[in-house]
Two RNAs folded together computationally: RNase P RNA and transfer RNA, 471 nucleotides in total. It holds a member of the Rfam family "Bacterial RNase P class A". It is annotated as a ribozyme. Its mean pLDDT, the model's own confidence on a scale to 100, is 77.

RNA sequence: CCAGACGGUCGGAUGACCGCGCGCGAUGCCUCACCGCAUCGUUCGAGGAAAGUCCGGGCUCCACGGAAAAACGGUGCCGGGUAAUGCCCGGCGGGGGCGACCCCCGAGACAGUGCCACAGAGAAGCAGACCGCCGACGCGCCUUCGGGCCUGCCGGCAAGGGUGAAAAGGUGCGGUAAGAGCGCACCGCGCGGCCAGCAAUGGACGCGGCACGGAAAACCUCACCGGGAGCAAGACCGAAUAGGGAUGGCGUGUCCGCCUCGCGGCGGACAAGGCGUUUUCCGCGCCGCCGUCCGGGUUGGUUGCACGAGGCGCGCCGCGAGGCGCGCCCUAGAGGAAUGGUCAUCGCCGCGGGCGACCGCGGCACAGUACCCGGCUUAUAGACCGUCUGGCAUC
RNA sequence: GCCGGCUUAGCUCAGUUGGUAGAGCAGUUGAUUUGUAAUCAUCAGGUCGGGAGUUCGAGUCCCCCAGCCGGCACCA
Repeated sequence: CCAGACGGUCGGAUGACCGCGCGCGAUGCCUCACCGCAUCGUUCGAGGAAAGUCCGGGCUCCACGGAAAAACGGUGCCGGGUAAUGCCCGGCGGGGGCGACCCCCGAGACAGUGCCACAGAGAAGCAGACCGCCGACGCGCCUUCGGGCCUGCCGGCAAGGGUGAAAAGGUGCGGUAAGAGCGCACCGCGCGGCCAGCAAUGGACGCGGCACGGAAAACCUCACCGGGAGCAAGACCGAAUAGGGAUGGCGUGUCCGCCUCGCGGCGGACAAGGCGUUUUCCGCGCCGCCGUCCGGGUUGGUUGCACGAGGCGCGCCGCGAGGCGCGCCCUAGAGGAAUGGUCAUCGCCGCGGGCGACCGCGGCACAGUACCCGGCUUAUAGACCGUCUGGCAUC
Repeated sequence: GCCGGCUUAGCUCAGUUGGUAGAGCAGUUGAUUUGUAAUCAUCAGGUCGGGAGUUCGAGUCCCCCAGCCGGCACCA
C1' cells in the first nucleotide's frame, strides 16, 4: 500500500430570532382565595433502534391458602452471569475458511407407533439376483481332441454395473470355483474399565468382525421451566340511568308462611348442589353461579406516573458476561397527545462553472416515547476509533 | 397502546399422515346459430405474500419480515 476479519463510538455542530408541550414563579381580570383565562420569565423536552410485540421481568387485578397429579405450552451439549430469560459470557463437539475468524433448535431413533414419494430386482431391524461372476448337469454346434460357444435347468455369490437422497462399514493385501470381515493391517463403529477435567468432552489401552440407515423444526420419551390477564390492568371522587327485557349452560329436591282465580312470584328452614379465572383433591368463603344478545346512562376529575434491577466517573475482583465499594447527578410524563421553522458560519455528498484559490444550486439516512425496565430481531446515508489476519514492496 | 386472525390463477375459495398444486366464475380457440346469448369441446394462465432454515424433497414444519382485516372505554 492492497484485500479482509472482529469489536466499539457518533449519527450533523454552534449561535441568533420566531414558535410548540408539561411543570414552576410573577402580574392582571372575574369574586378575598381556589379554579379558570391572558401576558411575561424560567427549568426540562424522543432513539440507537423509541419500531416489530418475538422472549423475560417489575407492577396491578382475578377473595385466600396448600398439595401433588393430569392437561396444555415452552426450552434442550456443559459450566457460569443475571431479578429473570429462549438473552449474554467462557468452554466442548461438528462443519467452513490459507488465516484473523465465522456458522450450528447440538438431548434420545436397541421405550413404542407411524413415514421414506418417483425410479429401482430390492427401501428397513437377518433387504435385494435386473445386468453380471462362478460351479454341476442335459441338448445342440465347432474342434488342432486340451477344450470353446449357444441355450435350458439346478445351485453358489452382495465384488462390479445400473436405480436412487439413501443399497446394510471404507481402503489395501491375502484368500476363493467365484465371492464375502472369510482372515489380517489401518481408519471408522460398539463395549469395558483407566487417566485428565466440576462437567460437556478428550487421551491412550484392551475386547468385539460389525450388530446399530435417515428423520424427533412427525407423534413421542426424558430432564427442566411456566396460573391467567394485561395500565383500555387497577384504585378513589363526581354525574346520569330502567339494577329493564330475552335467551343458553350447570343446579333447579322437600317443607312452611304470604300474595294471586290460576300460571307464577316473594320470604324462611333443611338437604344436596353450584360458584370461587384450565381440571382434580383438601381447607376456607359465598349462595344460586357463569355467559350471550337487545336495551339505559356517562364520554368528567384525581391517581397508578417516573428515584429506577437509574445514569456517569474512579478504584478493586473476574479470561469474560458481570459483581462490589466510593463520589457526583435527577433528565418528558402531557389531553388523540408537544421537538418545528428561518437566517448565518462550518462539516459531508451530488451536479454545473472556473487553469486555480473558489463560486452557484440541491440535499444530509432509518425513523417519533404513551406504565416502566433487561434482551432479541428488523430498518439505517455517512463518519470515526481500536485490535487482528493474508499478500506485495522497502529497510 | 394491547390482543387475535388472514395472504394459493384475473376474482371467490379447496388443498393432512410433507411426495408432480386443483374447483367454480372470468379469458382463448373451435362447433352450433342468419347473428348474439346459452350449450358442447378445447387451450392457456401459479416464484403458493417475501427471505432464510430442517429435510432427499416444503403450499404444508420452524424462524424473521411485509401487507391486510377484526376486537378491547367506564357505570348500573